The RNA shown here (c-di-GMP-I riboswitch aptamer) has 93 nucleotides and comes from a Gemmatimonadaceae bacterium. It was read from a public genome assembly, where an Rfam model found it. Model confidence (mean pLDDT): 87 of 100. Its Rfam family is "c-di-GMP-I riboswitch aptamer". About the family: GEMM was predicted in a large-scale screen for bacterial structured RNA regulatory elements.

RNA sequence: ACGCGACAAAGGCACACUCGGCGAAAGCCGGGGCCGCAAAGCCGACAGAGCUACCGCGUCCGCAGGUGACGCCACGCUGGCUGGGUUGCCGAA
Numbered sequence: 001a002c003g004c005g006a007c008a009a010a011g012g013c014a015c016a017c018u019c020g021g022c023g024a025a026a027g028c029c030g031g032g033g034c035c036g037c038a039a040a041g042c043c044g045a046c047a048g049a050g051c052u053a054c055c056g057c058g059u060c061c062g063c064a065g066g067u068g069a070c071g072c073c074a075c076g077c078u079g080g081c082u083g084g085g086u087u088g089c090c091g092a093a
Base pairs, nucleotide, nucleotide: 004091005090012037013036017032018031019030020029021028022027035080041086042085043084046083047082048081049078050077051076056072057071058070059069060068061066
């Protein structure tokens, strides 16, 4: 240095939930909280997967209005979904 990850050391992050805010929603930001995490640091246009569907399209309902129903649609969202990329603390076996 690389690989690897300990009943080691110093620390770190913060699930659910909750309060406030943003958003059509998924979800995100901040405070509290602490289930867990050796990358639970970063990358969502590297690949896949999942979630949402404002707008748009199609079908249906209705005399019509429609704030209606269903389906499709992501350069929207998820890195605490996976693979991968990249950066990093410590040093036992």